RNA sequence: UUUCCGAAGAGGUAAACUCAGGGUAACCUGAGGACACAAAGCUGCGGAUCCUGAAUUAUUCUAGACAAAUAUCAGGAUGGCCGGGUUGGCGAA
Repeated sequence: UUUCCGAAGAGGUAAACUCAGGGUAACCUGAGGACACAAAGCUGCGGAUCCUGAAUUAUUCUAGACAAAUAUCAGGAUGGCCGGGUUGGCGAA
C1' cells in the first nucleotide's frame, strides 16, 4: 500500500410521518423528523418491483360483450429490492 474483516474513535447519511413545491402517476426537491444503514456515496448495466400509454394482438373470466387481469411493445420511476461497475473514512482482533 492492497484484499478480507468490522472492535474503538471521529464523523456521515436520513425511513415512516408532517408542511411547501414539481409531476397525469410512480416518484423527486427543500425544511422538520429519526426507523435504520460500513458504502443507505455515485452509477438505471443485468434482474426485480412500481407508474403512464397503446393495440384488442393473444390468453383468462363470461351465454356473449364491456370492464378487469396476464402476456407483448414504448416511455418513465425506484440505488433504503438484489447483483454488477466505480470512488471513499478509520484500523483493534
The RNA shown here (c-di-GMP-I riboswitch aptamer) has 93 nucleotides and comes from a Deltaproteobacteria bacterium.
The coordinates come from a structure-prediction model, not an experiment, and the mean pLDDT is 84.